c-di-AMP riboswitch aptamer (ydaO/yuaA leader) from an uncultured Phycisphaerales bacterium, 145 nucleotides, folded computationally. It was read from a public genome assembly, where an Rfam model found it.

RNA sequence: CGUGAUCAAUCGCCGAAUCCGCCGGCCGCAGGGCCGUGUGGAGCGGGGGACCCAGGUUUCUGGGGCGAAUCCAGCCCUCAGGCUGGACGGGGCAACUCGGCUCCGAGCCCGUCAGCUAACCUCGCAGGCGUUCGAGGAAUCGAUG
Numbered sequence: 001c002g003u004g005a006u007c008a009a010u011c012g013c014c015g016a017a018u019c020c021g022c023c024g025g026c027c028g029c030a031g032g033g034c035c036g037u038g039u040g041g042a043g044c045g046g047g048g049g050a051c052c053c054a055g056g057u058u059u060c061u062g063g064g065g066c067g068a069a070u071c072c073a074g075c076c077c078u079c080a081g082g083c084u085g086g087a088c089g090g091g092g093c094a095a096c097u098c099g100g101c102u103c104c105g106a107g108c109c110c111g112u113c114a115g116c117u118a119a120c121c122u123c124g125c126a127g128g129c130g131u132u133c134g135a136g137g138a139a140u141c142g143a144u145g
Base pairs, nucleotide, nucleotide: 011130012129013128014127018042019041020040021039022038023036024035025034026033027032043125044124045123046122047121048120053115062113063110064109065108066107070087071086072085073084074083075082076081088105089104090103091102092101093100096136097135098134099133
């Protein structure tokens, strides 16, 4: 000097999954910080649920929900599934736009049952990670004068 791995902090990413107060406990000289099958609020997100509208039943070929996570064709295969290609959907490259590059298309739940849906009822606020190319070009922050 370079490369790889690990740890901590800051910052950032997917996602609705964040913020604030009170109470209790712990740490600290203090400002304050951390924790909680605790409690309340704001905010964000999901489900159920009328008239009207839609539908005209096909509810075992069960049906439905969250989510971007689906569809089609061909081949392999006993099934499950796998591979290739296409269509379509979603994310990242540190506001945004254009271009370019790159990644994902899973998983889980309800339990025979649910179209939309005002009032109303109800649920969640987890989990998992580490990007950084070019051009144009805002906003913000810091330092100096």
The coordinates come from a structure-prediction model, not an experiment, and the mean pLDDT is 79.